[in-house]
This is a predicted structure of a 423-nucleotide RNA (Bacterial RNase P class A) from an uncultured Planctomycetaceae bacterium. The coordinates come from a structure-prediction model, not an experiment, and the mean pLDDT is 75.
RNA sequence: UGAGCGGGCCGGGUGAUCGCCGGUUUCCCUUGGUGGGUGCAUGUUUUGUGCCAAAUUGAGGGAAACGGGAGGAAAGUCCGGGCUCCACAGGGUGCGAUGGUGGGUAACGCCCACCGGCCGGAAGGCCAGGGAAAGUGCCACAGAAAACAGACCGCCGUCGGCGUUUGUCGGCGGUAAGGGUGAAACGGUGAGGUAAGAGCUCACCAGCAGGCCGGGUGACCGGCCUGGCUCGGUAAACCCCAUCGGGAGCAAGGCCGAACAGCAGGGAGUUCGCCGUUCGCGGCGGCCCGGGGCGACCCGCUCCGGCUUCCCUUCGGGUGGGCCGCUGGAGGCGGCGGGCAACCGUCGUCCUAGAGAAAUGAUCGCCCCGCCAGAGCCGAUGGCUCUGGCGGACAGAACCCGGCUUACAGGCCCGCUCAGAUU
Numbered sequence: 001u002g003a004g005c006g007g008g009c010c011g012g013g014u015g016a017u018c019g020c021c022g023g024u025u026u027c028c029c030u031u032g033g034u035g036g037g038u039g040c041a042u043g044u045u046u047u048g049u050g051c052c053a054a055a056u057u058g059a060g061g062g063a064a065a066c067g068g069g070a071g072g073a074a075a076g077u078c079c080g081g082g083c084u085c086c087a088c089a090g091g092g093u094g095c096g097a098u099g100g101u102g103g104g105u106a107a108c109g110c111c112c113a114c115c116g117g118c119c120g121g122a123a124g125g126c127c128a129g130g131g132a133a134a135g136u137g138c139c140a141c142a143g144a145a146a147a148c149a150g151a152c153c154g155c156c157g158u159c160g161g162c163g164u165u166u167g168u169c170g171g172c173g174g175u176a177a178g179g180g181u182g183a184a185a186c187g188g189u190g191a192g193g194u195a196a197g198a199g200c201u202c203a204c205c206a207g208c209a210g211g212c213c214g215g216g217u218g219a220c221c222g223g224c225c226u227g228g229c230u231c232g233g234u235a236a237a238c239c240c241c242a243u244c245g246g247g248a249g250c251a252a253g254g255c256c257g258a259a260c261a262g263c264a265g266g267g268a269g270u271u272c273g274c275c276g277u278u279c280g281c282g283g284c285g286g287c288c289c290g291g292g293g294c295g296a297c298c299c300g301c302u303c304c305g306g307c308u309u310c311c312c313u314u315c316g317g318g319u320g321g322g323c324c325g326c327u328g329g330a331g332g333c334g335g336c337g338g339g340c341a342a343c344c345g346u347c348g349u350c351c352u353a354g355a356g357a358a359a360u361g362a363u364c365g366c367c368c369c370g371c372c373a374g375a376g377c378c379g380a381u382g383g384c385u386c387u388g389g390c391g392g393a394c395a396g397a398a399c400c401c402g403g404c405u406u407a408c409a410g411g412c413c414c415g416c417u418c419a420g421a422u423u
Base pairs, nucleotide, nucleotide: 001419002418003417004416005415006414007413008412009411010410012367013366014365015364016363017362018361020069021068023066024065025064026063027062028061029060030059031058032057033056034055036052037051038050039049040048041047071394075405076404078403079402080401081400082399083249084248085247086246090299091298092297093296095245096244097243098242099241100114101113102112103111104110115129116127117126118125119124130240131239135238136237137234138233139232152179153178154175155174156173157172158171159170160169161168162167187205188204189203190202191201192200206230208227209226210225211224212223213222214221215220253324254323255322256321262315264314265313266312267311271286272285273284274283275282276281288306289305290304291303292302293301331350332349333348334347335346336345337344338343368392369391370390371389372388373387374386375385376384377383378382
């Protein structure tokens, strides 16, 4: 200097004028409640109401000052939670999700470190990473044959025919080492052996099974011994194994105020005992029946009702107003300590949007960054100055938080790898 890899940050600045949302403090106006005084009415000294002063506490409007006001993804709604309700909420089946080991975390399908495999020359990157010897399915085409499969061309032996220099055709038997097909063909290389071959035997190697030793928390790694020689791939195919999982969601859910219309129509469900009784019925309890318990089913549990009732269903009426939830947190920043790291502990400090049809915007000037063109200068593969033109990304909270995924003009910083040149 160039080409790469990994991580972090910014993503316009500033001034002026005008304009929004909410917070704190002060002042002004209006008004409500509680308490006090007073008048009137009522009245077993209570209640209602008018007025006054003014203590306290709210609400609304206006003014001023001070300070605050979108993101790294606010996006996707994909995961995990906090919170709220069902609801006092258990077990099982089913369904869904995850899948190496160890840690982190409130938790996770996330993050960190490591192991194994693959890619890359390397820094590094990727992996839906348990089980194929429990079972089922699939592997197109080609090929003889695609799982305990198989003989197309071959090789060998033997018999027969023909021919006779080598041979050739057919039958039977042996064979899977050679060739061919394919993504993949029942281990690889070499030697021996054989009629020809084959782990048939042997040496080495790979794999598998068993045993032992060493390292590591572990997944695993390394070494030695023995052995039959060796029965493919695929589970983001069904399946098996391990672990986890109630549901719904701020349009959750509360409070206040206001209004209305339901003796409306239809439907399905039962048996006893005791006590009381004004003999209509009421209360308690068991059994039975019915209904509800908001992912499905079963069991259990629980609540309600038992013939003017709970429930199911048809028709009809009212409310779609205000306030809360709504921002102080698994919070931010800094120091120190622990840890390879993710992260944790401790101390100090700070408060950084709460809209409600949706607020932070508009105009002007200057500066900044990048690109292009021209001119000039210099220490000249480049740099600096000036002029002109163009451009300045992705994109906006809506209960909140931890992640993942996707989008992003341009710029800066840190670390690492390789190549070239110079010293």

Of the family's consensus pairs, 93% are formed in the model. It was read from a public genome assembly, where an Rfam model found it. Rfam family: Bacterial RNase P class A. It is annotated as a ribozyme.